[in-house]
RNA sequence: AUGAAGCAAAUAUGAGAGAUCCUUAUGGACGCCGAAGGGGUAAAUUAAAUUAACCGGAUUUAAUGAUACUCUCAGGCAAAAGUAUUAUUUGCUGACA
Repeated sequence: AUGAAGCAAAUAUGAGAGAUCCUUAUGGACGCCGAAGGGGUAAAUUAAAUUAACCGGAUUUAAUGAUACUCUCAGGCAAAAGUAUUAUUUGCUGACA
C1' cells in the first nucleotide's frame, strides 16, 4: 500500500397481527403476528460399531450441516417508537494481490 469477508455507527427504505375484555400494580384472560434476538432441522460429508467379505455394499449410533422454512422462548398486535433485508458513507480489522 490493493482491500474480500466480518464487527460497530450514521442516513434512507421498512411489513404483519385486538385502540379486545377484566382490573387499576410494569397485572390477568382470551385471540393473533414473525422481519430484533434465539432454538430446531433436509440432502450431503465424516467417524465408530455390526454384518458380509477381494474391494465394495447394507444397518445402527454420533458429529458437522441452509433458508426469508419452522417453533413462538423472547419480541410485537391504533399512532409513535422499534424491527429483518437492501443501498451509501465512516471507523476498526484484515483474507488475497
Molecule: Glycine riboswitch aptamer
Organism: Caloramator sp.